This is a predicted complex of two RNAs, RNase P RNA and transfer RNA, with 423 nucleotides together. Rfam match: Bacterial RNase P class A. The family's RNA type in Rfam is ribozyme.
RNA sequence: CCAGUAGAACAAGCAGUUGCUGUAUGUGUUAAAGGAUACAGAGGAAAGUCCGGACUCCACAGGGCAAGUUGCCUCCUAACAGGAGGGCGUGGUGACGCGAUGGCCAGUGCAGCAGAGAAUAGACCGCCUGGAAACAGGUAAGGGUGAAACGGUGAGGUAAGAGCUCACCCACAGGCUUGGUAACAGGUCUGGGUUGGUAAACCCCAACUGGAGCAAGGCCAAAUAGGGGAAGAGAGGCGGCCCGCCUCGUUUGAAUUCCCGGGUAGGCUGCAUCGAGCAUUGUGGUGACACAGUGCCCAGAUAAAUAACUGCCUAAACAGAAUCCGGCUUAUGAGCUACUGGCAUA
RNA sequence: GGGCGGCUAGCUCAGUUGGUUAGAGUGCCUGCUCGACAUGCAGGAGGUCACAGGUUCGAUUCCCGUGCCGCCCACCA
Repeated sequence: CCAGUAGAACAAGCAGUUGCUGUAUGUGUUAAAGGAUACAGAGGAAAGUCCGGACUCCACAGGGCAAGUUGCCUCCUAACAGGAGGGCGUGGUGACGCGAUGGCCAGUGCAGCAGAGAAUAGACCGCCUGGAAACAGGUAAGGGUGAAACGGUGAGGUAAGAGCUCACCCACAGGCUUGGUAACAGGUCUGGGUUGGUAAACCCCAACUGGAGCAAGGCCAAAUAGGGGAAGAGAGGCGGCCCGCCUCGUUUGAAUUCCCGGGUAGGCUGCAUCGAGCAUUGUGGUGACACAGUGCCCAGAUAAAUAACUGCCUAAACAGAAUCCGGCUUAUGAGCUACUGGCAUA
Repeated sequence: GGGCGGCUAGCUCAGUUGGUUAGAGUGCCUGCUCGACAUGCAGGAGGUCACAGGUUCGAUUCCCGUGCCGCCCACCA
């Protein structure tokens, strides 16, 4: 210098002018409206709504089946499909990345085309034996097909061959043993190969999951036709079913549900000073994180405020909170630090 | 704000226990029929199965992410 990998942090600042929203204190007013001063005022993703919670209502959230989700191990956390560390596999020369990474000797299914044969298989060519030939038998070493054809090398053996036998190697399964909390790794013995792939196919195993969502829910106000129809002795909570519990109703056109129609489209609360909060210091831990001390209070709108212009060389990317948090994913600017590979020079 | 669904030819839609080559109608092009046109008949073209990644021998189909489009949810009696 080129190419790349990982990580943390930032997202502008200052001054002037003109505005917007909120809070506090004055002012003003019968009460308001208005006006003054001070302070505060978007993000790392506010996004996608993909996960998980808090909170609220439905019973105090119950039991079983079904259904769904997750899936190496240990830990962290309020919880998670998140995070940390480790194991195994795999890609890369490497820094490092990626992995729904339990089980197809519980069972069932699937594998088109090609190929002789596609699952405890198979004789097309070839080889060997018999035969005049056609053909019959043996043979999985060699060829060919395919994503995949039941281990590799060598020797023995044989009519030709073959784990048929043996040595070494490679798997796999089981036993013992060493290290590790564990996943797993190493060693050793036995088994001649000992049962190919697919579970993001059904399924099995283990663990977890009640439903709805702030347009939840609570309160007030205004207005209208408490109108019509259907179902109906059961209905609802409970959105697949059964049990159990609670509420309403039970011989009446009733409870209740659904559809059509009518009215209002207003305000307060939930909602934002006390939390899984922020900053900083210390301790423990490899780390995620936990504990303790000190300090701080940090947006709150409702058609939706947080802005516009000018100057300082110049401000650029993605993008705008809507009940609130913890993550993941995606979009995106200019740099910084550490590391890897290559080239050149000293 | 919250909850759901869809994306296949120019248009409207089929198609999935994953299997060669993805179909139908309509529209488009060419030829025939006709004096000419419409109709009719015959043939043909046209697809990144929205995009990107994964599982698998193999993906429109299974899984994950992204993009775009559409639907529903207020209160009162």